[in-house]
Context: one part of a larger RNA
């Protein structure tokens, strides 16, 4: 792991509360106990509930309290209960079942380990050489020094012994702490045998919350004990009908709980609901505006103030400085509004409409939500972020598209059918269905990723200019004079810079467009003739296209093939395509009429309501079966919408089965579920 059995809403209260249901009824009904032909029988009225309330209460009474109050205002008067019995649900008991870490109490441990006490017992060698002593030197004497002797020391090295600092392996191990190779101690606070001692909030501890029999921040065994878990898993047969929530408020509350708010069941109610039209309504959002409050460029105007100058003081005059008011043009606003919609909303009303509402009760389940589209607030006009609102799906939704893909787009699966016709999307091949039809774009594999920016890609529109009186581009020619303008400069001659920017000749010809020179010079352009000849050069809106464009295993940014359309826009037919629609057939639910058999609507589902059945032991009573083979076991036509049920056949060898009603230890795939076996 897999298989087989076991395995979880029970059971108790003359409890509570609705519901069905019998029994009596303005009554209803007994409890201990007694009696018994024991039968849910007879007594037994004490006690409960109900027929009245209102009041703190005396107390009054279909009224009462409150108040002066024969005002008003709360509670009342109008509705039949009571006893069983089944069931729903709650309390109170373990209370659907497994689970703690933990506290309590009583007892058992120091054969491990900790210290401790009493008694043994162990420490191979080699090594250094205090203290004292002797002897010599020394000195008044000493002190001292030197050779010997000695044989100290938590002395030194190293075995045994004790220890565990390093690394390897072991890590389902040889082993619940080892192994091997190295280390550290190795006469001392050393090691060790045996015998005693100290117990759980207690011991012991050279202290690490150590360590007290593989247990220690309070041991271990039994019991209170089914401790308590707002926590997590578990929680078994079918079928049918509806069918939610992830909100508000409030909580020592946040993953619990009340209450409401949505689901269901039944009773009443009876059109009150939605939907549209019309009619009347409330309001200040978007957008918009500047009349208010603020904010805010410029321009005039300038109170005021700041600098200057002038000045004993006072007062004046100035100003490329700041600036109020006011004016004029142009802005911004969630806590701005002179103005202000669309949609919601609220009231009538008429029509639609088999479809809801709305009232009481009985049961509940949710109170972790998700994403997408608008409207916002947080945040960075970040997030698959977070918080409201409003609509949707998913939640609890299956089917088709979106290669895949809970939430997008299409459309809600009652059951069959080798029948049709759509929907989103889709018709070159994988792959059903057009290589369909007209007109364009697009050359970029754009498509089949991106911005800001960039360009003589390309297709359309528009404007005004120029041109056969010769335009545009090339080439040929000219581009001149006063004059080197004035001024600065060393210098300034078209061309460092300042100013000016004029005159003549002329077909043109700037007091210069651009290179160049130290400064000229030299080159060139604008400008103009001339060759050639026919379209030119600019600006702007738009279609599709180009560059910008670098990521990580492998092409990899169309699902792939491939595609110049099988890309894009446009318009048009025509096909495919779903559990949608539709037809044929068959269940169920509901309503109507009930001509009892049609119509019509309905049948997706999680939590969770209702309902209605299957099966498993047992009791009673019924009808039946069995050695001419019960029950169980294999198989198994064949019925049933299903949980099932089943002739028959083998096998088994002795009980067994329908019917109706009653009691339950009544149904397994999960509970790191028990126990058994492979």
């Nucleotide at each position: 792991g897999c298989c087989g059995g076991c395995g979880a809403g029970u059971u108790a209260g003359c409890g509570a509360u609705c519901a069905g249901u019998u029994g009596c009824a303005a009554g209803g009904u007994u409890a201990a106990c007694c009696a018994g032909a024991c039968g849910u029988u007879g007594g037994g009225a004490a006690g409960c509930c109900g027929a009245a309330g209102c009041g703190a209460a005396a107390g009054c009474g279909a009224g009462u309290c409150u108040g002066a109050a024969c005002a008003g205002g709360g509670c009342g008067u109008u509705c039949a209960g009571u006893a069983g019995c089944u069931g729903g649900u709650c309390c109170u008991a373990u209370a659907c079942c497994c689970g703690a870490a933990g506290c309590g109490g009583u007892g058992u441990g120091a054969u491990c380990u900790a210290u401790c006490c009493a008694u043994g017992g162990c420490c191979a060698g080699g090594u250094u050489g205090a203290a004292g002593c002797g002897c010599g030197g020394g000195u008044a004497a000493g002190a001292c020094c030197g050779c010997g002797u000695g044989g100290a020391g938590g002395a030194c090295c190293g075995a045994a012994c004790c220890c565990a600092c390093c690394u390897a392996g072991g890590u389902u191990g040889a082993a619940a702490a080892c192994u091997g190779g190295g280390g550290g101690g190795a006469u001392g606070a050393g090691c060790u045998g045996u015998g005693g001692a100290u117990a759980g909030g207690g011991g012991u501890g050279a202290a690490a919350g150590g360590c007290c029999a593989a247990u220690c921040a309070a041991a271990c065994a039994c019991c209170g004990u089914g401790a308590u878990a707002g926590c997590u898993g578990g929680u078994u047969c079918u079928c049918c009908c509806c069918g939610a929530a992830a909100u508000g408020c409030a909580u020592u509350u946040a993953g619990g709980u009340g209450c409401a708010g949505c689901g269901u069941c039944g009773c009443g109610u009876g059109u009150u609901c939605c939907g549209u039209g019309c009619u009347g309504g409330a309001g200040g959002u978007a957008g918009a505006g500047c009349a208010c409050u603020g904010a805010u460029u410029g321009g005039u105007c300038g109170c005021g103030g700041g600098g200057g100058c002038c000045u004993a003081c006072a007062a004046g005059c100035u100003u490329a400085c700041c600036a109020a008011c006011a004016u004029c043009a142009g802005u911004c606003a969630a806590a701005c509004u002179c103005c202000g919609a669309a949609u919601g909303c609220c009231a009538g009303u008429a029509c639609g409409c088999c479809a809801a509402g709305c009232g009481c009760g009985g049961c509940a389940g949710u109170g972790a939500g998700u994403c997408u589209g608008c409207g916002g607030g947080g945040g960075a006009u970040a997030a698959g972020c977070u918080c409201c609102g409003u609509a949707g799906u998913c939640g609890a939704g299956a089917g088709g598209g979106a290669a895949a893909c809970a939430a997008c787009c299409c459309a809600g699966a009652u059951c069959g059918c080798c029948a049709g016709c759509u929907a989103a999307g889709g018709u070159c091949c994988c792959u059903a269905a057009g290589u369909c039809a007209u007109g364009g774009c697009u050359a970029a594999g754009u498509g089949g990723u991106a911005a800001a920016g960039a360009a003589u890609g390309u297709g359309g529109g528009a404007u005004g200019u120029c041109a056969u009186a010769g335009a545009c581009a090339a080439c040929c020619a000219g581009g001149a004079g006063g004059u080197u303008g004035g001024c600065u400069u060393a210098g300034a001659a078209g061309c460092a810079g300042c100013c000016a920017c004029c005159c003549u000749u002329g077909a043109a010809a700037g007091a210069g467009u651009g290179c160049g020179u130290a400064a000229u010079a030299g080159c060139u352009c604008a400008c103009u003739g001339g060759u050639c000849a026919a379209g030119a050069a600019a600006u702007c809106c738009u279609g599709c296209g180009u560059c910008g464009a670098c990521a990580a295993u492998g092409u990899a940014a169309c699902g792939g093939g491939g595609c110049u359309a099988a890309g894009c826009c446009a318009u048009g037919c025509a096909c495919c395509g779903a559990a949608g629609c539709u037809g044929c057939g068959a269940c169920a639910u509901g309503u109507a009429c009930u001509u009892c058999g049609u119509a019509c609507a309905u049948g997706g589902g999680u939590a969770g309501g209702g309902g209605a059945g299957c099966g498993u032991u047992g009791u009673a009573u019924u009808c039946g079966c069995a050695g001419c083979g019960a029950a169980g076991c294999g198989g198994g036509a064949g019925g049933g919408u299903g949980a099932c049920c089943g002739a028959c056949c083998g096998u088994g060898g002795a009980g067994c089965a329908u019917a109706u009603a009653c009691a339950a230890g009544u149904g397994c795939g999960a509970a790191u579920g028990c126990c058994g076996g492979c």